Source information
The RNA shown here (c-di-GMP-I riboswitch aptamer) has 93 nucleotides. Its Rfam family is "c-di-GMP-I riboswitch aptamer". Gene Ontology term of the family: cyclic-di-GMP binding. The sequence was found by an Rfam model in a public genome assembly. The coordinates come from a structure-prediction model, not an experiment, and the mean pLDDT is 82.
RNA sequence: UUACGAAAAGAGCAAACUAUUCGAAAGGAUAGGACGCAAAGCUGUUAGAGCCUAACCCCCAUCAGCGGUGGGGCAAGGCAGUCAGUUGCCGAA
Numbered sequence: 001u002u003a004c005g006a007a008a009a010g011a012g013c014a015a016a017c018u019a020u021u022c023g024a025a026a027g028g029a030u031a032g033g034a035c036g037c038a039a040a041g042c043u044g045u046u047a048g049a050g051c052c053u054a055a056c057c058c059c060c061a062u063c064a065g066c067g068g069u070g071g072g073g074c075a076a077g078g079c080a081g082u083c084a085g086u087u088g089c090c091g092a093a
Stems, first nucleotide, its partner, number of pairs: 004091002012037002017032006035081001041086003048083002050079003057073006
């Protein structure tokens, strides 16, 4: 330096769920809480894939028409604990 990851050391993060709150939703924030995690640090059209949602908008149906309702599409809204990119602590085998 590269790989690897322990019944090692010292630290760290925090799933589900609950409360409050923001949001149309997905989801976010704060507090509690720990399923787990060696990157569960950071990044996110401007480096890529993936996933979630659909208020607005568009199309279709219904209607004489409007509104309403139903169906479909759409990210400019999100996730990162799916992969990825990037930086990094420790050192048994």